[in-house]
RNA sequence: CAAGUUGGCCGGGUGAUCGCGGCCCUGCACGUUCAGGGCUGAGGAAAGUCCGCACUCCAUAGAGCAUGGCGCCGGCUAACGGCCGGGCGGGGCGACCCGCCGGAAAGUGCAACAGAGAGGCAUAUUGCUGGCAACUGCUACGCAGUCACCAGCGAGGGUGAAACGGCGGUGUAAGAGACCACCGGCAGCGGCAGUAAUGUCGCUGGACAGGCAAACCCCGCCAGGAGCAAGGCCAAGCAGGACGAAGGAGCUGCUCGCUCCAUUUGACGUCCGGGUAGGCUGCACGAGGGCGUUAGUAAUAACGCUCCCAGAUAGAUGAUCACCGGCCAUUUACACACGUAUUUGGCAACAGAAUGCGGCUUACAGGCCAACUUGGUAA
Numbered sequence: 001c002a003a004g005u006u007g008g009c010c011g012g013g014u015g016a017u018c019g020c021g022g023c024c025c026u027g028c029a030c031g032u033u034c035a036g037g038g039c040u041g042a043g044g045a046a047a048g049u050c051c052g053c054a055c056u057c058c059a060u061a062g063a064g065c066a067u068g069g070c071g072c073c074g075g076c077u078a079a080c081g082g083c084c085g086g087g088c089g090g091g092g093c094g095a096c097c098c099g100c101c102g103g104a105a106a107g108u109g110c111a112a113c114a115g116a117g118a119g120g121c122a123u124a125u126u127g128c129u130g131g132c133a134a135c136u137g138c139u140a141c142g143c144a145g146u147c148a149c150c151a152g153c154g155a156g157g158g159u160g161a162a163a164c165g166g167c168g169g170u171g172u173a174a175g176a177g178a179c180c181a182c183c184g185g186c187a188g189c190g191g192c193a194g195u196a197a198u199g200u201c202g203c204u205g206g207a208c209a210g211g212c213a214a215a216c217c218c219c220g221c222c223a224g225g226a227g228c229a230a231g232g233c234c235a236a237g238c239a240g241g242a243c244g245a246a247g248g249a250g251c252u253g254c255u256c257g258c259u260c261c262a263u264u265u266g267a268c269g270u271c272c273g274g275g276u277a278g279g280c281u282g283c284a285c286g287a288g289g290g291c292g293u294u295a296g297u298a299a300u301a302a303c304g305c306u307c308c309c310a311g312a313u314a315g316a317u318g319a320u321c322a323c324c325g326g327c328c329a330u331u332u333a334c335a336c337a338c339g340u341a342u343u344u345g346g347c348a349a350c351a352g353a354a355u356g357c358g359g360c361u362u363a364c365a366g367g368c369c370a371a372c373u374u375g376g377u378a379a
Base pairs, nucleotide, nucleotide: 001375002374003373004372005371006370007369008368009367010366012324013323014322015321016320017319018318020041021040022039023038024037025036026035027034028031043350047361048360050359051358052357053356054355055227056226057225058224062256063255064254065253067223068222069221070220071219072086073085074084075083076082087101088099089098090097091096102218103217107216108215109212110211125157126156127153128152129151130150131149134146135145136144137143138142165183166182168180169179170178186205187204188203189202190201191200192199193198231281232280233279234278240272241271242270243269244268247261248260249259250258288307289306290305291304292303293302294301295300326347327346328345329344332341333340334339
């Protein structure tokens, strides 16, 4: 210098004019409504609403089943399907990246097309071998070839994503883990290293292990339900009637249990009819932000200092202009390997709080920083 990898950060600035929400102060003719002033007012994702919590109500939220979710190991956390570290598998020359990572040697099930056969010690399509009969040829009591039938074989070919290992030997009519040695794989046991996942070594077994669990299922762990339109308070308004009725409600599915309301002065259900469409609170001091120290590889935690940081309710946080800055294209000059100055024109993303918090995922013009990798060049 070029090409990359990972992590972090910014996401225009200043001023003027007009306008909007919240809080506070002052004035008056006193108002939530007028006038003036001050302070303050979106994001890295506020988004999708996909997970996990806080908080609230329903039994102090209870039991069992069903159902759903999660799934290598250790740690962190309020919790998580998140994060950090490690293991294993896969990809990349590498920095590094990716993983829907329990069990298929418990059981059931599934596998398009192709193929003889798709899991059954199952299958004979092309084949190999033997037997027997026939035919043909020749160098003729033999040999070679062709075809049909019977039997053996699972080696070679072929299909497929997938058809139970490699190599050498024994064996045989031909063959085959049929048998044997070695290698590789698997299972069990043991030693060593590690908290563990796991790794490694040895012994034994002996050809025992095909794939799919995001099919059922098995194993382990977790989960009561509804949600800020939760919930609490205040104000305003109304009118009951008909029919059914012994159970109904507390929210999932079933059983039990608990509590409440009812049992003819009748809960509750269906239908008809009537009223309301407001305010306050919850709601902004919080698992809070910034800086530092300590512990830890890290996630994170503890301690100290410091800061107060939107609360709208049809939903405020905006618009215009000027200057500066950024990017792209362009003109000229200097240098010519990048470049520096200058002229003109253009562009500026994704998006927007609605109870709060921690994550994940997705969108994003343009730019900055650090560490590392590979290749080249120069000293």
The RNA shown here (Bacterial RNase P class A) has 379 nucleotides and comes from a Chloroflexota bacterium. Its Rfam family is "Bacterial RNase P class A". By type it is a ribozyme. It was read from a public genome assembly, where an Rfam model found it. Of the family's consensus pairs, 97% are formed in the model. Model confidence (mean pLDDT): 76 of 100.